[in-house]
RNA sequence: UUAAAAUGGAUAGCGCCAGACCUAGUAAAUUAGGUGACGAGGAUGAGUUUAUCGAAAUUUCGGCGGAUGACUCAAGGCAGUGCAGUCUUUAAGAAUAGUUAAAACAAGGUCGCAAGGUCUUGCACAGAGGCUAUUCUAUGCACCGAA
Numbered sequence: 001u002u003a004a005a006a007u008g009g010a011u012a013g014c015g016c017c018a019g020a021c022c023u024a025g026u027a028a029a030u031u032a033g034g035u036g037a038c039g040a041g042g043a044u045g046a047g048u049u050u051a052u053c054g055a056a057a058u059u060u061c062g063g064c065g066g067a068u069g070a071c072u073c074a075a076g077g078c079a080g081u082g083c084a085g086u087c088u089u090u091a092a093g094a095a096u097a098g099u100u101a102a103a104a105c106a107a108g109g110u111c112g113c114a115a116g117g118u119c120u121u122g123c124a125c126a127g128a129g130g131c132u133a134u135u136c137u138a139u140g141c142a143c144c145g146a147a
Stems, first nucleotide, its partner, number of pairs: 014065004019061001020035006038054003044074006075088004080143004092137008105122007
């Protein structure tokens, strides 16, 4: 390095670091390190692509990879079939109400010479979407079959 197996961890704001910034030693080059997304939400399949929501505010900058987003097509649900529309296996839409954010911040422990890392406690504060309850609206056109 390649292949296989086992165990453990992570499993998508997730992983990484050639830029940038910061730290240590050194006069310096340089060497060795550090920082680099806070939660909520999200998966029918394929392809394409600059992938949702807010919180925070010195880098959550910049870049690479990935990705549950979006679009197109296909499949499927919504009435037996086709088209249209809409949604995605809890498979029609809308309104109202409910549905524990986390980091930040403060305090402390711990690791490191340091930059910083990590853990605990306290204190709040979102939006989108989903779900639940209630209410309202809603499946059109054509065809087939039965009464």